[in-house]
Context: one part of a larger RNA
Molecule: large-subunit ribosomal RNA, domain I
Organism: Mycolicibacterium monacense DSM 44395
RNA sequence: GGCGCAUGGUGGAUGCCUUGGCACUGGGAGCCGAUGAAGGACGUGGGAGGCUGCGAUAUGCCUCGGGGAGCUGCCAACCGAGCGUGGAUCCGAGGAUGUCCGAAUGGGGAAACCCGGCACGAGUGAUGUCGUGUCACCCGGCACUGAAUACAUAGGUGUCGGGGGGGAACGCGGGGAAGUGAAACAUCUCAGUACCCGUAGGAAGAGAAAACAAAAGUGAUUCCGUGAGUAGUGGCGAGCGAAAGCGGAGGAUGGCUAAACCGUGCACAUGUGAUACCCGGCAGGGGUUGUGUGUGCGGUGUUGUGGGGUGCAUUGUUCUCAGAUCUGCCGGUCUGGGCUGCAGUGAGAAAAGCUCGUGUUAGUCGAACUGGUUUGGGAUGGCCGACCGUAGAGGGUGAGAGUCCCGUAGGUGAAAACACGUGCUCUGUAGUGAUGUGUCCCCGAGUAGCAGCGGGCCCGUGGAAUCUGCUGUGAAUCUGCCGGGACCACCCGGUAAGCCUGAAUACUUCCCAGUGACCGAUAGCGGAUUAGUACCGUGAGGGAAUGGUGAAAAGUACCCCGGGAGGGGAGUGAAAGAGUACCUGAAACCGUGUGCCU
Numbered sequence: 001g002g003c004g005c006a007u008g009g010u011g012g013a014u015g016c017c018u019u020g021g022c023a024c025u026g027g028g029a030g031c032c033g034a035u036g037a038a039g040g041a042c043g044u045g046g047g048a049g050g051c052u053g054c055g056a057u058a059u060g061c062c063u064c065g066g067g068g069a070g071c072u073g074c075c076a077a078c079c080g081a082g083c084g085u086g087g088a089u090c091c092g093a094g095g096a097u098g099u100c101c102g103a104a105u106g107g108g109g110a111a112a113c114c115c116g117g118c119a120c121g122a123g124u125g126a127u128g129u130c131g132u133g134u135c136a137c138c139c140g141g142c143a144c145u146g147a148a149u150a151c152a153u154a155g156g157u158g159u160c161g162g163g164g165g166g167g168a169a170c171g172c173g174g175g176g177a178a179g180u181g182a183a184a185c186a187u188c189u190c191a192g193u194a195c196c197c198g199u200a201g202g203a204a205g206a207g208a209a210a211a212c213a214a215a216a217g218u219g220a221u222u223c224c225g226u227g228a229g230u231a232g233u234g235g236c237g238a239g240c241g242a243a244a245g246c247g248g249a250g251g252a253u254g255g256c257u258a259a260a261c262c263g264u265g266c267a268c269a270u271g272u273g274a275u276a277c278c279c280g281g282c283a284g285g286g287g288u289u290g291u292g293u294g295u296g297c298g299g300u301g302u303u304g305u306g307g308g309g310u311g312c313a314u315u316g317u318u319c320u321c322a323g324a325u326c327u328g329c330c331g332g333u334c335u336g337g338g339c340u341g342c343a344g345u346g347a348g349a350a351a352a353g354c355u356c357g358u359g360u361u362a363g364u365c366g367a368a369c370u371g372g373u374u375u376g377g378g379a380u381g382g383c384c385g386a387c388c389g390u391a392g393a394g395g396g397u398g399a400g401a402g403u404c405c406c407g408u409a410g411g412u413g414a415a416a417a418c419a420c421g422u423g424c425u426c427u428g429u430a431g432u433g434a435u436g437u438g439u440c441c442c443c444g445a446g447u448a449g450c451a452g453c454g455g456g457c458c459c460g461u462g463g464a465a466u467c468u469g470c471u472g473u474g475a476a477u478c479u480g481c482c483g484g485g486a487c488c489a490c491c492c493g494g495u496a497a498g499c500c501u502g503a504a505u506a507c508u509u510c511c512c513a514g515u516g517a518c519c520g521a522u523a524g525c526g527g528a529u530u531a532g533u534a535c536c537g538u539g540a541g542g543g544a545a546u547g548g549u550g551a552a553a554a555g556u557a558c559c560c561c562g563g564g565a566g567g568g569g570a571g572u573g574a575a576a577g578a579g580u581a582c583c584u585g586a587a588a589c590c591g592u593g594u595g596c597c598u
Base pairs, nucleotide, nucleotide: 001597002596003595004594005593006592007591008590009589015583016548017547020519021518022516023515024514025513026512027511028510029508030507031166032165039101040100041099042055043054044053046079047078049075050074051073061095062094063093064092065091066090070083071082072081106115107114108113116135117134118133119132120131121130122129137163138162139161140160141159142158143157144156145155170201171199172198173197174196175195181188185235211218212217222249223248224247225246226245232240233239254500255499256498257444261299262298263297264296265295266294267293268292269291270290277286278285279331280330281329282328283327284326304478306443307442308441309440310438311437312436313435314434315433316432319338320337321336322335323334324333325332339431340430341429342428343427344426352425353424354423356421357420358419359418360417361416363412364411365410369385370401371384372383373382374381386403387402388392394406395405396404449473450472451471452470453469454468455467459485480495481494482493483492484491535542536541555582558569559568560567561566
């Protein structure tokens, strides 16, 4: 020195464990913000720091409930000083306070800082100073004022209301790639995806047929299954890819307007006609009342077997009171109250309160062995004997516990707040329609259509309809217009160019409950531990590592060696070969002893 055997050190694999994660299910909630958010800075405790809480009233203040003996949060002990059965700490509901920054909004600014105006107050002999409130911008309504320029308009001032910013995904809209595939690549694909922007809601969007269909019919929209990888489309390559129908979910074949016509306000134009006009008839009376155009408001009206208006005719019924319509009578019409019916804050208008009920936000009651014996440090284990069960889910307790503890099944409970629902007050609306008729009127215009160039539809320009953008041109009003895949005819379906609309659907930052042939510390979130921390980077940004003594600190009094570190006794403990470098303690690597070989 090598090879073996034995025994150690080092190291932290493995096994076991779990405070933390991951995925999903059901329910709730689905916004917060100028009444200053989200997110922060700085403070705040008797004692340094970090976390949590809170805000100069600062680990907290007030009120109302719950609860019942201890308490002054965690790391995290110790000391000190206090509080509490006159009910503290703690839990829930409501309120108060809430520095500074941040949309940040008096002005500025290198965020958490600097400097102001005005009003009122405090203080000073006076100034400086301090406190409270207020002062950004944009949009809209109203009022006043008011140029060039007479009316007017722009502008200005005041006041009232709103907006601004944040948020995980889901929605809608405006823009919009490339890697890739086509085994290259250009049309095509990836894909209207990623990404950017705008904007909304708890959902959004869509939605009440100018729809489908096909000789039969359906009857708004949405979502699921099927139809169907079909019909189609496609350098007919790669690929892309419907609809009707049928079966379900959910249901509201839901509503409001424009116009014609009437009334009325305003503006403009016209205007002495007494024949116009003042609801009709008769009589009387009035005299800028009338007429036309534009516009605001109210009434009317809303449809496709076309509907409505208006004139005329026929017919039915509506109840009651008061008033108005130039006057009187009759008839008619209108307004208000009562009565009756219907509806309602989820669209169609909108506000508030009360009663009752259910639920949520604290809680509370809750059965049955601490039986014998045995092993053990310890019984929840073994043996034997009982008991409960609407409870044998789960967790904890010195080892596998229905009966020890917390719970579980099942009951029960709210001063206050919130959610939902019933009823009432309340609010709105209806109480005049129906039928027939006409040389009458209306039925959404720079629209439909057409042309050019695009987009989007299964549809890549094709025979290319339907939908849609820009440019140009440019109709008709029911004997009208659109569609049924060029186009025409017939037939059928519908009624565009205004608006609103619950549910079935999508998603999960967040809260509650639960589940797992999910992980178990190089795994599982990056993060079980000071974690988006330490650290790196000018910055955008990147981004770790570190879990386990024991049932309980009982964490080794005392003695000895040593300067100490550390160790040997002694003691604790079931165990110290469990000693805060702590469960188990593999291998690499490093020793010691010994056997053999050289």